[in-house]
RNA sequence: AGAGUUUGAUCAUGGCUCAGGAUGAACGCUAGCGGCAGGCUUAACACAUGCAAGUCGAGGGGCAGCAUGAACAAUAGCAAUAUUGUUUGAUGGCGACCGGCGCACGGGUGCGUAACACGUAUGUAAUCUGCCUUAUACUGGGGCAUAACUCCGAGAAAUCGGUGCUAAUUCCCCAUAACACUGCGAAGUGGCAUCACUUUGCAGUUAAAGCUCCGGCGGUAUAAGAUGAACAUGCGUCCAAUUAGUUAGUUGGUGAGGUAACGGCUCACCAAGACUCCGAUUGGUAGGGGUUCUGAGAGGAUGAUCCCCCACACUGGUACUGAGACACGGUCCAGACUCCUACCGGAGGCAGCAGUGGGGAAUUUUGGACAAUGGGGGCAACCCUGAUCCAGCCAUGCCGCGUGAGUGAAGAAGGCCUUCGGGUUGUAAAGCUCUUUCGGCCGGGAAGAAAUCGCAUGGGUCAAUACCCUGUGUGGAUGACGGUACCGGAAUAAGAAGCACCGGCUAACUACGUGCCAGCAGCCGCGGUAAUACGUAGGGUGCGAGCGUUAAUCGGAAUUACUGGGCGUAAAGCGUGCGCAGGCGGUUUGGUAAGUCAGAUGUGAAAUCCCCGGGCUCAACCUGGGAACUGCAUUUGAGACUGCCAAGCUGGAGUUUGGCAGAGGGGGGUGGAAUUCCACGUGUAGCAGUGAAAUGCGUAGAGAUGUGGAGGAACACCGAUGGCGAAGGCAGCCCCCUGGGCCAAUACUGACGCUCAUGCACGAAAGCGUGGGGAGCAAACAGGAUUAGAUACCCUGGUAGUCCACGCCCUAAACGAUGUCAACUAGGUGUUGGGAGGGUUAAACCUUUUAGUGCCGUAGCUAACGCGUGAAGUUGACCGCCUGGGGAGUACGGCCGCAAGGCUAAAACUCAAAGGAAUUGACGGGGACCCGCACAAGCGGUGGAUGAUGUGGAUUAAUUCGAUGCAACACGAAAAACCUUACCUACCCUUGACAUGUCAGGAAUCCUGGAGAGAUCUGGGAGUGCUCGCAAGAGAACCUGAACACAGGUGCUGCAUGGCUGUCGUCAGCUCGUGUCGUGAGAUGUUGGGUUAAGUCCCGCAACGAGCGCAACCCUUGUCAUUAAUUGCCAUCAUUCAGUUGGGCACUUUAAUGAGACUGCCGGUGACAAACCGGAGGAAGGUGGGGAUGACGUCAAGUCCUCAUGGCCCUUAUGGGUAGGGCUUCACACGUCAUACAAUGGUCGGUUCAGAGGGUUGCCAACCCGCGAGGGGGAGCCAAUCUCAGAAAGCCGAUCGUAGUCCGGAUCGCAGUCUGCAACUCGACUGCGUGAAGUCGGAAUCGCUAGUAAUCGCGGAUCAGCAUGUCGCGGUGAAUACGUUCCCGGGUCUUGUACACACCGCCCGUCACACCAUGGGAGCGGGUUCUGCCAGAAGUAGUUAGCCUAACCGCAAGGAGGGCGAUUACCACGGCAGGGUUCGUGACUGGGGUGAAGUCGUAACAAGGUAACCGUAA
Repeated sequence: AGAGUUUGAUCAUGGCUCAGGAUGAACGCUAGCGGCAGGCUUAACACAUGCAAGUCGAGGGGCAGCAUGAACAAUAGCAAUAUUGUUUGAUGGCGACCGGCGCACGGGUGCGUAACACGUAUGUAAUCUGCCUUAUACUGGGGCAUAACUCCGAGAAAUCGGUGCUAAUUCCCCAUAACACUGCGAAGUGGCAUCACUUUGCAGUUAAAGCUCCGGCGGUAUAAGAUGAACAUGCGUCCAAUUAGUUAGUUGGUGAGGUAACGGCUCACCAAGACUCCGAUUGGUAGGGGUUCUGAGAGGAUGAUCCCCCACACUGGUACUGAGACACGGUCCAGACUCCUACCGGAGGCAGCAGUGGGGAAUUUUGGACAAUGGGGGCAACCCUGAUCCAGCCAUGCCGCGUGAGUGAAGAAGGCCUUCGGGUUGUAAAGCUCUUUCGGCCGGGAAGAAAUCGCAUGGGUCAAUACCCUGUGUGGAUGACGGUACCGGAAUAAGAAGCACCGGCUAACUACGUGCCAGCAGCCGCGGUAAUACGUAGGGUGCGAGCGUUAAUCGGAAUUACUGGGCGUAAAGCGUGCGCAGGCGGUUUGGUAAGUCAGAUGUGAAAUCCCCGGGCUCAACCUGGGAACUGCAUUUGAGACUGCCAAGCUGGAGUUUGGCAGAGGGGGGUGGAAUUCCACGUGUAGCAGUGAAAUGCGUAGAGAUGUGGAGGAACACCGAUGGCGAAGGCAGCCCCCUGGGCCAAUACUGACGCUCAUGCACGAAAGCGUGGGGAGCAAACAGGAUUAGAUACCCUGGUAGUCCACGCCCUAAACGAUGUCAACUAGGUGUUGGGAGGGUUAAACCUUUUAGUGCCGUAGCUAACGCGUGAAGUUGACCGCCUGGGGAGUACGGCCGCAAGGCUAAAACUCAAAGGAAUUGACGGGGACCCGCACAAGCGGUGGAUGAUGUGGAUUAAUUCGAUGCAACACGAAAAACCUUACCUACCCUUGACAUGUCAGGAAUCCUGGAGAGAUCUGGGAGUGCUCGCAAGAGAACCUGAACACAGGUGCUGCAUGGCUGUCGUCAGCUCGUGUCGUGAGAUGUUGGGUUAAGUCCCGCAACGAGCGCAACCCUUGUCAUUAAUUGCCAUCAUUCAGUUGGGCACUUUAAUGAGACUGCCGGUGACAAACCGGAGGAAGGUGGGGAUGACGUCAAGUCCUCAUGGCCCUUAUGGGUAGGGCUUCACACGUCAUACAAUGGUCGGUUCAGAGGGUUGCCAACCCGCGAGGGGGAGCCAAUCUCAGAAAGCCGAUCGUAGUCCGGAUCGCAGUCUGCAACUCGACUGCGUGAAGUCGGAAUCGCUAGUAAUCGCGGAUCAGCAUGUCGCGGUGAAUACGUUCCCGGGUCUUGUACACACCGCCCGUCACACCAUGGGAGCGGGUUCUGCCAGAAGUAGUUAGCCUAACCGCAAGGAGGGCGAUUACCACGGCAGGGUUCGUGACUGGGGUGAAGUCGUAACAAGGUAACCGUAA
């Protein structure tokens, strides 16, 4: 520091996701040790049990219990004495009680609280403060009660009542008393002031407690301090405006009360204020801070542990006591819950420490000790202390250590992989040598503990050698942890490694299993038979006593942008203006000091973070010092800038004068053209309308035409990227009223300005209300067409509406998709208005200036497109708006509206994209150009018939398999009776029919029996080779047998492959290097102008070159030449029936080599080019004809059954053999052919002319036989020699006469021939007989442009036999092409695109089904809050006439005072009624979302087939 993901690819926008850190965590797997930390985040849910606050006998009366003493008695004993009992507070002490202090600390929790609660800084001249410290003064006298206790009583208990006795540091009274307090004064000082302080006068008021071990400890008053507390104030502190108004003690005043104290804190009266868009009020959420986590920082998130503050203590209320509480382990009341009960009545409050139940993913022991630190009480000893210190549990976190180290290659075994060679695990192990941390064992063993205390001694204080304080020395006591930390010893490598991951991001790969299943997944995405993505294994990578996952948080995210983003088209400029508040503001001078800047002071608790040190062996951790805490306050200074005050200035702004242009606005009037209607005339059969029609109008006279009239609406030409207006918008002409702008020149005012939330005004069309008007047009509606349908497009009609007046509505793709204002920054060229100069008779015109309005363009900007002085450039001011897509501009709420609806405006849920610009393709019922038997022009066919053949389907034991639009279907198959053959049935074989290796035997081979359907099984006989070697023997080939490695497979996968092939297409294309352009994908070149069959060539050009294709080179054919001349040929000579034989090689021919054609020549056209047109010559002329030759690629095209091959599968079978059957089936459908339907013909007779091939398992002549297929026969031929082999159509005659025929030949019968082991299933052919359909073929469709189509026959391969197929050959031999509009295919350029699997694309909506969340909903239930009323416990305050009453006064009566009760006020719980708000639920219902293969259509994307879209209405 970035990465993945939208696309075919690109750039940018934009969301989602990941890598990092961190956690009070949880879960899964695993686990050796130690240190330091941490440990109910949920139910402020309920709690059994124990403990958590007592202490003081030096305050008191006392004495229940314990101990001691004393006295007495009894028993035992000789006695001392012991035991027991009784009495005694006499003693130590002490339960309970009175009293004092404490219990307001410490500990817990985070419910409530958005608040002076917290933080920070101030203030209190508006306050209090127990214990403590300092100082001063005092501590005199007296009295009344009461608890405990006794007795009586009530009660189950808790407890209570009564009688009687008693004490105090309890309570009360008196005295004394001021520097205290109150009242009235005086003087001075300070202060802005309410006032404060100092000195002082008079009067009044107020206090105490004693105890003692004699050392001491206390008590009262006042002042001061310290500490703690209280109150007030400035600033800061979450979200929501779908919360905009709130408030009645409310805001203020006067007076009183109350408080420690100010204050509406409370009350009476008076006034009507107070708060609020700088967010009041309301709702939601939440303890706040130091901090913690993250981040470069700014920020964001957080508030466990530790520290500070606050709040709370079962829920609500209340006060008392007290220095302090409205009190966690206190009181009273109400409520809920739990417990006890004798049913009358009582008790309780773990959010203290442990612990229990419950909740939950989840959080510990009912431990030890007061040894230390601290707290309470006490003179102290000491007691108490679940504070605290320790231990226990838990890998919860952080830190440290270990699980060994060295050597060790036969690279062991085993595992895994393998191309079978090997590789890897791997120096890893074993082995050898060494070490011993940690753990286990044995032994030693701390620091934490020195104070208090005793003794000695020094100093201080004092009259004092007492006491006290303090220092030094010394002595003794005290340890929960714990026999712990630590140290030593002996022994042994001995006891100690896992988890996740390995497709990319992201470090790390193979095998097997599985087969869109099982599963994985953070995102993209894997899995449908070769998965590096699932599961397992081997190996590897990462971390390591841990590792992964999940959750929530910061980061990355500049993805809320202060630092640090945007708004023409990606989300985003309000439809437009005016304008209050607000923000910002020209220039000069002076002042001021609020902002600003600098210094100082105080504060910013400690801890934390950071730096430098120190202590635990290190670290974590602990600790000393420093820095920092970016803040706040006070103060001093500066005076630039901003603000404020004052005075000016003219440049911004405005006013004045004179001109100018204009569909600017409002009102009134008026004009012509046209449409329609009405009347009349002329006139007759149609008019109108369309792609074509029909509805409609018309013989009742239309349309056409003429004249006249009526009425409404809109204003042709001019007219223009012309004008005006803020925008919407504005158009005949004239008049009236009126707004704004521009230009020129002068004077004046003197910043008066810019922008603008809320607000106000205007605001197309449609729409609404009322009243008019209504010609044309025209939603709705009706009819006619179109169509599968057509609620549309087209046609005929037609109502609202469109028009006017008034009033609403307030939205548009209200667009320049571009807010307003100001400044600055190259130009060029139009145009509109004005000015100046030149010019002209006047114009035109030229130069210049200013205000508009267009085009092109520099710099610059932009993702690109594009913008570019009218900016989207460079800056400033202000406003508005955006933050992924969908849900949704929707729901709910509010405001507005007559309504329609508008404005404001979410969430749940869901997706990983949605969207922009540009690129390359593909596509278009887009455009331009061009080509092709593509159409057209022609000729002949197919589709109808019969047959052949192939396919589908059906059938079957099997009908083997493959090929399936063009580009499968007479295709693989250039030949299925057996074989072929792969299929079926049956019978057999198992190292096999075939290959290699090992062993044993034998040569091989041949002849011949039996069984069987055959394979096969089982006999007999003959026979001994080749090479080496003297021989023995060995070897090679072959055969047989045995065992094992293996063979074998037409089994699967052509979607794992090679090779081969088809197709677009013999179409003219496809690319590269360098350069250039572009951020880039890419472009350029290859486009353009011509031309060509051609990316063929020329020219031009930021391109220049090159490659694969094209062409040419190759074969064949057409002409000629040379050479050669048998089997070929024959002009001349001879000869024959015959080129038969001589002879010849001229010709033909054959087959080898050459020549020839190149737009070379001429004319024209063209740009002088390329080239084209025409011509000459030539056998041939513009690639002469034909063939071979097939670019980059496309179709996962075809083929695993030609062959090869990976993987998988079978192995007494999916291999091998044999026999028979099947591939030949047959209601049907399709393709390709054959033959026909006839007279351009059939039949009969005669007759002429080919080419190219084949032939020894062969072709087969002559001749003979047969009607014929054929048979016999055997000559010739290994072929220019012989043979297949008569070519046929044609030609010449004859006949048939338009008919199901003398056409056609299917089918069937009989009889034969040939091949073959064998023609039944299932061959071909022959003869005789039979004689079906068919009379030229619907929609549709195929081939062909010249030696072609058509037609005619011949040959070859395959092959024993079988050809209507196929591959070749020649004979005869046409027609037509105007042309490129249309159909199909292709090429180039261009355009649009929402397509890229690429139009067989994409995609919309209803309906149906399933699921999900949500709105409405008669209502129902709960929470919360407000208002009114009822009610009123406990308590406090007031009142008090009833009752009671120790202290004081009084002789007494009585009084003062107090208490109980009663009552009034306030008030909790509770109740009634009505509102607000919120949550849950609800029959039914609305839309929304999601869901591989449902229905209906086809709305959008191309001109998407009616251009699309926006607003509105139907």